A computed fold for a 693-nucleotide part of an RNA from a Desulfobulbaceae bacterium, annotated as large-subunit ribosomal RNA, domain II. Rfam family: Bacterial large subunit ribosomal RNA. Rfam links the family to the GO terms ribosome and structural constituent of ribosome. Its mean pLDDT, the model's own confidence on a scale to 100, is 85.
[in-house]
Context: one part of a larger RNA
């Protein structure tokens, strides 16, 4: 891992509610006793309990009573009146209370044969090296000191086996081994190693101290018990079909991943109108969007004016005064802004009434819930950076709990809500060259493969439009020719001659020609432009709006039409077809609810069945309803069975499903249908448990 078996809402009592049965203003027995055909049943037993009357603390009174001085007022009651005892279902409470699961806490015991420390008594340390104190001799001294040689054998001394340790590396890492092997390494007369016996223990021991060690267990050992501790947490919770169908919000919470009440779901009962919902009409209040501000409160830009205004500065200074490219205030003109501004002011929404539609959807009471982590999207806001698949509100949608078609793929986007069957039809979104179902026509645009990712910004791309200037008295572009004189203007300067710079910018000749547009020179020179003529012969410029294109466009595997490919099969507009879904329609079937009819039945409330019409039938949590199967019990079928039971295997049958038959084989002795009842009653999942492979 697979297969098989086992494996989770139970039981007792109390309470409440629903169904059902008995009796009913009453209902009912408990213990106990008696009888008996004896795990049973029948009878007795009326103690007790609930109900039929309440109020008051109570005495007590009583359809009333209490409060009170009260006959007032008020509180609780009656008038509006059905209970009780069984059985069964739902739910709550107390119990382990659907199952499995802690880490822990406490009590009583068992451990120092491992290991840490201590005590007693034993054992062990090859070999080699260094050579302290002390001693002796000699030298030396006045005596010492001192020196040399010999001796000596100290040492947590040195090297290195046994022995002890464990520093490094590799290997090992389902190991040879639940800590090792190999090769090196450290200590090796010492705070050394070791045998045997002994000591002290669980909040305790022991500890050269690491929270170490105390039997592969240690920030509190192990065993048994309290004990099924508790678990607001995780996981699991077993057959079928049908009806309805949520929530992820509010308030409170040592509360925030938990709970309680309300909201939203479901089932039952009641109410049927001044109910709910929709449309239209009428009547309302509002201060949002917008707008506005010389209508307030504030913000804020420019220009200007005015004053006996305020401040600052200057002149003067005894006072009176005078001035101002300063600031403020006031006023005028122009142009602005505001969630906490408003002279104004919608659409929606909301409220009331009326009409119409719809037809119980509303509302009340009662039983059962689940939900309290929401997600994206559109619009209106706050926070953030007018960031986030961000966060927080409001209104709608979808997902959640929704399959189908489209968006290549893609919970939350677009279309559309799957009762079942059909090799029938029509459509939605979206599409119609091929992959791949379905298309043609017309008018334009685009040349970028734009289509098929983006902006500021840039540009003689190109379409359409508007305004304006020049033009047969000849425009625009090109070509030919001219482009002069005073003069090298004055100043400056080494120089400055149109062209470094400053000032001025006149006049003449002309068809026209600047005291000079650019290049150039040291300065001149030279080239060129404005300007003019000729030639040519018809449109040429400028600005604005607009459609589609261009550049801007750089990232890590190759990835920005889904691919092929396409000049339309791209884009815009128009026409008319088609394809396209589980939508709608057609045909056939099933079930839910309603209505009608008929039959049967009835405790007269109703119930069951059939037919017809109509309606509905996506669904998580969850509520409600109807069934299937397993084991056993009772009754019944004069049930089945060696002429072959159960079980097992095969199989083309029946049923909407859980499931149920028939036949054949195997097997070899028990088993079933129907009606009830009882439950150790249904397993792909709990890192489930046990077994097999």
């Nucleotide at each position: 891992a697979c297969c098989g078996g086992c494996g989770a809402g139970u039981u007792a009592c109390c309470a409440u509610u629903u169904g059902u049965g008995g009796c009913a203003a009453g209902g009912u027995u408990a213990a106990u006793c008696u009888g008996u055909u004896c795990a049973g049943c029948a009878g007795a037993g009326c103690a007790g309990c609930c109900g039929a009357a309440g109020c008051g603390a109570a005495a007590g009174c009583g359809a009333g009573u209490c409060u009170u001085a009260a006959u007032a007022g008020g509180g609780c009651g009656a008038a509006u009146a059905a209970g009780u005892c069984g059985c069964a279902g739902g739910u709550g409470g107390u119990a382990g209370a659907c199952g499995c699961g802690a880490a822990a806490c406490c009590a009583g015991g068992u451990g120092a044969u491992c290991u840490a420390c201590c005590c007693a008594u034993g054992g062990c340390c090859a070999g080699g090296u260094g050579g302290a104190a002390g001693g002796g001799a000699a030298a030396g001294u006045a005596a010492a000191a001192u020196u040399u040689c010999c001796u000596g054998g100290a040492c947590g001394a040195c090297c290195g086996a046994a022995c002890c340790c464990a520093c490094u590396a590799a290997c090992g890492u389902u190991g040879a081994a639940a800590a090792g092997u190999u090769a090196g390494g450290g200590g090796a007369u010492g705070a050394g190693c070791u045998g045997u016996g002994g000591g002290g223990a669980g909040g305790a021991g022991u500890a050269a101290a690491a929270g170490u060690c105390u039997a592969a267990u240690c920030a509190a050992a192990c065993c048994u018990g309290g004990a099924g501790a508790u678990a607001g947490c995780u996981c699991g919770u077993u057959c079928u079909c049908g009806g309805c169908g949520a929530a992820a919000u509010a308030g409170c919470u040592u509360u925030a991943g938990g709970g309680c009440u309300a909201g939203c779901c479901u089932c039952g009962u009641g109410c049927c109108a001044c109910u709910a919902c929709g449309u239209c009409g009428u009547a309302g209040g509002g201060g949002u969007a917008g707008a506005g501000c010389u209508a307030c409160u504030g913000a804020a830009u420019g220009a200007g004016a005015u004053g006996u205004g305020g401040g600052g500065g200057g002149c003067u200074a005894c006072c009176c005064g005078c001035c101002u490219a300063c600031c403020c205030c006031u006023c005028u003109c122009a142009a602005u802004c505001a969630a906490a501004c408003u002279c104004c002011g919608a659409a929606u929404a909301c409220u009331a009434c009326g009409a119409c539609g719809c037809u119980u959807a509303u509302c009340a009471c009662g039983g059962g819930a689940g939900u309290c982590a929401g997600a994206c999207u559109a619009c209106g806001g706050g926070g953030g950076a007018u960031a986030a698949a961000c966060u927080u509100c409001g209104u709608g949608g979808u997902c959640a709990a929704a399959a189908g078609g489209g968006a290549a793929a893609c919970a939350g986007c677009c279309c559309a809500g799957a009762u079942c069957g059909c090799c029938a039809g029509c459509u939605a979104a979206g599409g119609u060259c091929c992959c791949a179902a379905a298309a043609u026509u017309c008018u334009g645009c685009u040349a970028a493969g734009u289509u098929a990712c983006u902006a500021a910004g840039g540009a003689c791309g190109u379409u359409g439009g508007a305004u304006u200037g020049c033009a047969a008295u000849g425009a625009c572009a090109g070509u030919c020719a001219g482009g002069a004189u005073g003069u090298u203007g004055g100043c400056u300067u080494a120089g400055a001659a149109g062209c470094a710079g400053c000032c001025a910018c006149c006049a003449u000749u002309u068809a026209a020609a600047a005291a000079g547009u650019g290049c150039g020179u040291a300065a001149u020179a030279g080239c060129u432009u404005a300007c003019u003529g000729a030639u040519c012969g018809a449109g040429c410029g400028a600005u604005c709006c607009u459609g589609c294109a261009c550049c801007g466009a750089u990232a890590a595997u190759g990835a920005a039409c889904g691919g092929g490919a396409a000049u339309a099969a791209g884009c815009a507009g128009a026409a008319c077809a088609c394809c396209g879904a589980a939508g709608c329609u057609g045909c056939g079937g099933a079930a839910u609810g309603a209505u009608a009819u008929a039959a049967c039945u009835u405790u007269c409330g109703g119930g069951u069945u059939a037919u017809a019409u109509u309606u509905u039938u996506g669904g998580u949590a969850g509520c409600c309803g109807a069934g299937c199967g397993u084991a056993g019990u009772u009754g019944u079928c004069a049930g089945c069975g060696c002429u072959g039971a159960a079980g097992c295997g095969a199989u083309a049958c029946g049923g909407a499903a859980a499931c149920g038959a028939g036949u054949c084989g195997u097997g070899g002795a028990g088993c079933g249908g129907c009606a009830a009842c009882u439950a150790g009653u249904g397993a792909u999942u709990a890192u489930g448990c046990c077994g097999g492979u």